RNA sequence: GCUGACCGGAUGAUCGCGGUGGUCUUGUGCCAUCGAGGAAAGUCCGCACUCCACAGAGCAAGGCGCCGGGUAACUCCCGGGACGGGGCAACCUGACGGAUCGGGCCACAGAAACAGACCGCAACCCCCUCCCACCUCCCCCAAAUCCUUCGGAUUUAGGGGAGGAGAAAAUGAGGGUUGUAAGGGUGAAAAGGUGGUGUAAGAGACCACCGGCGCAGGCGGUAACGUCUGCGGCCAGGUAACCCCCGCCUGGAGCAAGGUCAAGCAGAUGCAAUCCCAUUGGGAGGUGACUGCUCGUCACCUGGAUCGCAAGGUCUGCAGCAUCGGGUAGACUGCAUGAGACGUGAGGUAACUUACGCCCUAGAGAGAUGGUCAUCGGUGCGGGGAAACCCGCACGCACAGAAUGCGGCUUACAGGCUGGCCU
Numbered sequence: 001g002c003u004g005a006c007c008g009g010a011u012g013a014u015c016g017c018g019g020u021g022g023u024c025u026u027g028u029g030c031c032a033u034c035g036a037g038g039a040a041a042g043u044c045c046g047c048a049c050u051c052c053a054c055a056g057a058g059c060a061a062g063g064c065g066c067c068g069g070g071u072a073a074c075u076c077c078c079g080g081g082a083c084g085g086g087g088c089a090a091c092c093u094g095a096c097g098g099a100u101c102g103g104g105c106c107a108c109a110g111a112a113a114c115a116g117a118c119c120g121c122a123a124c125c126c127c128c129u130c131c132c133a134c135c136u137c138c139c140c141c142a143a144a145u146c147c148u149u150c151g152g153a154u155u156u157a158g159g160g161g162a163g164g165a166g167a168a169a170a171u172g173a174g175g176g177u178u179g180u181a182a183g184g185g186u187g188a189a190a191a192g193g194u195g196g197u198g199u200a201a202g203a204g205a206c207c208a209c210c211g212g213c214g215c216a217g218g219c220g221g222u223a224a225c226g227u228c229u230g231c232g233g234c235c236a237g238g239u240a241a242c243c244c245c246c247g248c249c250u251g252g253a254g255c256a257a258g259g260u261c262a263a264g265c266a267g268a269u270g271c272a273a274u275c276c277c278a279u280u281g282g283g284a285g286g287u288g289a290c291u292g293c294u295c296g297u298c299a300c301c302u303g304g305a306u307c308g309c310a311a312g313g314u315c316u317g318c319a320g321c322a323u324c325g326g327g328u329a330g331a332c333u334g335c336a337u338g339a340g341a342c343g344u345g346a347g348g349u350a351a352c353u354u355a356c357g358c359c360c361u362a363g364a365g366a367g368a369u370g371g372u373c374a375u376c377g378g379u380g381c382g383g384g385g386a387a388a389c390c391c392g393c394a395c396g397c398a399c400a401g402a403a404u405g406c407g408g409c410u411u412a413c414a415g416g417c418u419g420g421c422c423u
Stems, first nucleotide, its partner, number of pairs: 001421004006416002009376007017035007024027001037399001041410002044408005049254004061250005066080005081096001083094004097245002102243002104239003118184002120180007128172001134164007142156006192210006211235002213232008258333004267324005274284004285301006302317006340359001342357006377397001378395007
C1' cells in the first nucleotide's frame, strides 16, 4: 500500500418505561425475568403471508439480456469467459443480444460524418501564348551566268527583319466536363495495412504477406470460449445507457393486508300498554335502573286513528323491553418456533448445502428500550519522567434507533482489533 472478517464501550447503584410469569392485602402494588442494529435507515430489488381479480391467446406498459452454479426467489451472491481503463504490483474498475429491417443523432473543425471531391493527380474540350514550316516585301552576304567594262542585271543557296493566313503536333497559363479515394489538409472518428501488378491517373480492380470478419473441420472445455488447419476479397464508421428489432419474465393491492368478538346510534321483528279508590291526587300491580341477591329508592305505565257516540273492542306512532342481522368505537388476533440463532463435523475452489448438539432471544400501538451518579476504558490538553509510565483538567464519547416477517442491494459510521497478499 491492497484486500477480507470482526468489535463498535464494561461493571455497579439509583430513579423511571414496556412485555411476560408469579403473588396477594386487587394496587396502574410487590417480586422475578426479558427488552434495538450492523446498518433497525433509504424503501431500491426479490419472496413469504393476506384479500381481490382471473377460460385461452394477443396488444400495451415495465424490467432483464456472456456461460455455469447457488437460492424459496431475485436485477442478488459465487466461480469462470471474452473486451476495455487505472496501478511497478497486490488489486481496483467499466461494460457484455442485434448496427445490411428501418428511422434519428454524431459538438468544433472539415469538401464530406456515409457513399464524400477542397487541394492534388489524370483524360478530353475551349481560348490564349510560344516554336517550326509556308506566302509577300525589305536588307546583308556568297556563287554562277549575261550585257559590258571595272559598273550593272538575273538566278540560286544562306542569314536577318516586318506583315499575313491557317491544318496538325508540341509548350505553358486560364476555364469547362469527366475520372480518381493513392497523396495533402480537418477531426475523437474519413472507407483495413505494407509492397507489387495494373492504369490516362488511380483503386481489393488484381496478387503476396499481415490484420479483421464469416463458413467448415480437428483438438481442449459442461458451457461461454480458446487453439490449430483450410476456404471465401466478405473488409460501407460510431451510437441501441436514442427510437427500434429479437428472446425471456411480470395480474392488482398491501399488516391501515386480512380474521374473530362486539358497546352506543340507526334498522327489522315481537311483547306490553293493566286494575281500584277517588278527582288532577292516592293505592295495588307490572316493567326497568341503582345492584349479584333481599330491602329500599327512583323513573315509566302515554298519545293518535277507527268500529257513528257511550260501553266494549281493533289497529298503531313516540318512548320502554326482548330478540335478530349487518357492523362503528373498542378488544383480541394476524405477531414472534422461524427459508431461526449459536457450536462442532462433513461435502463444495466458492456462494452455499447438510448431519448432530444446544438455545428460545424485543413485540409497542401516539408507539417502551431512558435519566443521574460512581469506577474502569477511550479521546484531547497540560505537567513530570531516560523510558515503561505517572499526575491533573476537560469531554458522555461514531453512525443511528424496531413496528408483519425474511433474503439482498445501496447509503451513513469516531475509534479499535485481526487474517492474507504486494512493493